[in-house]
Context: one part of a larger RNA
């Protein structure tokens, strides 16, 4: 390179936007670059291939034809391409509705923990498998009242909802993104994918300044144990919280890239639309979009997947090629650092 693959064997980029590029709907007209046909030129000789001749054969030697290419001319117009006209189904806009923990900012609330003050009250509290460290006669624990402060929002809550992913959950207000349904007024292929690039990106960590109730790496003590740098207990600092700025990684998982079309059924649930019945709550049915379970065909090494495909096809990107060495070394880029990204070889089995 070809071929084969990527749920679990090696392998889907963490996610989006989008540049170049690749690919791209229906009908008509034209061009003729790709494509196809014909003619012609060239393709030195030898070699090679086919046939013929010579030679008893062979080697050899001679003849004829071919030799997949390239150029030129003429022709064809189905397909790709280009130009042009047109269409509405793809895509988008408008209009009318609609559900939602989607995002950002501000404000408010109650429960609980802790602390402080005051009252009542007295000897214990706490903790464990059992204990001890710890707290308490300087009055704890318990209980009542008042106050301070920070963080998180019980029930509702649901294989419920929203978001591209990370993720998002008390209530209210403001600003704001996207989806879905109905309609069919408008644009008229404006589309899909997307190397580089840009943006977002849990937790931990980092910088500066705040904040600090609770929890809690590190650390200290008490236990346990042969030991116990642990599991259990009492404490406890970073951190967790806020603002601004970095970091850019995760089992960033559905371990399943994005888009489009097609391919038996059954049953839940969420958000819309239509129809029939009904006084109404509602019932039945149908149709879009989401989200679950089961299952036929098919696929699969099996497990399983199965209209939310891992089925049948097409387009584009990413990635894999035995285990270890190694996501290491070196170099480069990025970063304040931690480190991240890219990413070998020797050797060995």
């Nucleotide at each position: 390179c070809u071929g084969g693959g990527u749920g679990u064997a090696a392998a889907g980029g963490g996610a989006g936007c989008g540049u170049a590029g690749g690919c791209g709907g229906g009908c008509g007209a034209g061009a003729a670059a790709g494509u196809u046909g014909a003619a012609u030129g060239u393709u030195a000789a030898a070699u090679c291939u086919a046939c013929c001749g010579g030679c008893u054969u062979a080697a050899c030697u001679g003849g004829u034809a071919g030799c997949u290419g390239c150029g030129u001319u003429c022709a064809a117009a189905a397909c790709u391409u280009c130009u042009u006209g047109u269409c509405u189904u793809g895509a988008g806009u408008g209009a009318a509705g609609u559900a939602g923990a989607g995002g950002c900012a501000g404000g408010c609330g109650g429960a609980a923990u802790u602390c402080c003050u005051a009252g009542u009250g007295u000897a214990g509290c706490g903790g464990u498998g059992a204990a001890a460290u710890g707290c308490g006669u300087a009055g704890a624990u318990a209980u009542u009242a008042g106050g301070a402060g920070g963080a998180a929002c019980a029930c509702c809550a649901g294989u419920g909802g929203c978001g591209a992913a990370g993720g998002c959950g008390g209530c209210c207000u403001g600003c704001u993104g996207g989806g879905c349904u109905u309609u069919a007024a408008c644009u008229g292929a404006c589309g899909c994918u997307g190397a580089g690039g840009c943006u977002c990106g849990a937790a931990a960590g980092c910088g500066u300044g705040g904040g600090g109730a609770a929890c809690a790496a590190a650390c200290a003590g008490g236990a346990u144990u042969a030991g116990a740098u642990a599991c259990c207990c009492u404490g406890g600092u970073a951190g967790u919280c806020c603002a601004c700025g970095c970091c850019g990684u995760a089992a960033a998982c559905g371990a399943u890239g994005a888009a489009u079309a097609c391919u038996a059924g059954g049953u839940g649930u969420c958000g819309g639309g239509g129809g029939u019945c009904a006084u109404a709550a509602g019932a039945c049915u149908u149709u879009c979009g989401g989200u679950g379970c089961c299952g036929u065909c098919g696929c699969a090494a099996a497990c399983g997947c199965a209209g939310u495909a891992a089925g049948u096809a097409u387009u584009c990107c990413a990635c894999c090629u035995g285990g270890g060495g190694a996501g290491u070394a070196c170099g480069u880029u990025c970063g304040c650092a931690a480190g991240a990204a890219u990413g070998a070889a020797a050797c060995u089995c």
Description:
The part of an RNA shown here (small-subunit ribosomal RNA, central domain) has 349 nucleotides and comes from an uncultured bacterium. The RNAcentral record of the full RNA draws on ENA and SILVA.